Overview: Model confidence (mean pLDDT): 76 of 100. A computed fold for a 171-nucleotide RNA, annotated as c-di-AMP riboswitch aptamer (ydaO/yuaA leader). Its Rfam family is "c-di-AMP riboswitch aptamer (ydaO/yuaA leader)". From the family's description: This family represents a conserved RNA structure found upstream of the ydaO and yuaA genes in Bacillus subtilis and related genes in other bacteria.
[in-house]
RNA sequence: CAUACAUGCACGCUGAAUUUCCGCCAAGCGGAAAACGGGGGAACCAUCAGGCCGCAGGCCUUACUUGGGGUGAAUCCGAAAGGAGACUACCAUUGCGCAGUCUCUGGCAGGCAGGGCGACUCUCACCGUCCGAAUCCGACAGCUAACCCCGUAAGCGUAAAGAGAGAAGGA
Repeated sequence: CAUACAUGCACGCUGAAUUUCCGCCAAGCGGAAAACGGGGGAACCAUCAGGCCGCAGGCCUUACUUGGGGUGAAUCCGAAAGGAGACUACCAUUGCGCAGUCUCUGGCAGGCAGGGCGACUCUCACCGUCCGAAUCCGACAGCUAACCCCGUAAGCGUAAAGAGAGAAGGA
C1' cells in the first nucleotide's frame, strides 16, 4: 500500500420506519409520549340491474369464481408451451377418444404507465444511470367528519454540469 474478515463511529441512499422518557440491579425485555406512516369508519356524492310511486324526486332489493380488496413506483402490452370453456367435424372404442376454429387464462424477449439516484434544500431544463418487485387480508371494505385499530422494518454505498429562489458558513 492492497485484499479479506470482525467490531465501532461518522456521512450518505431506498423506505413511514426516527427521537426522547420510564420500569426492573444490569443485559435484555416491557411500556409511554412526540413525530412520521397506514387501515377501518356517517351524511352528501358516487357505483349498480330490476321493480314500485311519481312533477321534482323518493323507496326497495340486486350487482360480488372470470372473486374482491390492502401496502408499494412496481402497471399495462406481449410469442410459445400448458390449462379451462364453447362450436363444428371424424371414429373400430360413444369416450376425461380425436382434429380444427373461437374466447378466456398464461406469459419469454422487448417495450410502457410510473418511480429512484448523481452530497446544502427546492423548482426548472438537461445528461447519464438504475428500478418497474414482493407480500398481506380471507368472502370482506367506494368516498367518509367524529371515532376505532395498526406500524416504527429491512436492505445498501453517490461523485454530470446549468439557471433561479432560499438557507448555512467564511472573509